[in-house]
RNA sequence: CUCUUAUCAGGAGUGGCGGAGGGACCGGCCCUGUGAUGCCCGGCAACCAGUCUGGGCGAGGACAUCGCCCCAGACAUGGUGCCAAUUCCGUCAGGCUUCUGUAGCCUGAGAGAUGAGAG
Numbered sequence: 001c002u003c004u005u006a007u008c009a010g011g012a013g014u015g016g017c018g019g020a021g022g023g024a025c026c027g028g029c030c031c032u033g034u035g036a037u038g039c040c041c042g043g044c045a046a047c048c049a050g051u052c053u054g055g056g057c058g059a060g061g062a063c064a065u066c067g068c069c070c071c072a073g074a075c076a077u078g079g080u081g082c083c084a085a086u087u088c089c090g091u092c093a094g095g096c097u098u099c100u101g102u103a104g105c106c107u108g109a110g111a112g113a114u115g116a117g118a119g
Stems, first nucleotide, its partner, number of pairs: 001119008013041001015040003021031003026090003042083003047079003050075006056068004087111001091109007
């Protein structure tokens, strides 16, 4: 970088450093010297691994015990991730509502982000 797949309406600081940009892209609309982005600390969450508990299945004559890692839950140890605004909003297709307004809503696609797996 490409492909597959899951998730994306919840959650997370009155801290330290440091000083001008930031919210992916484009348009909008916002955040920002009442210090942004970033880094550190802190926190959130529970995707993967791990540990534990319960269940299931199997081994065992049976109890014990062991295995599978199939199901549910807990923990937050490790690997990531995340900590303004729904992925901040939008675009395209279909549908619905309607007080007809360049309105609102729903579903899907597209784009993007993150995890896991593969190349």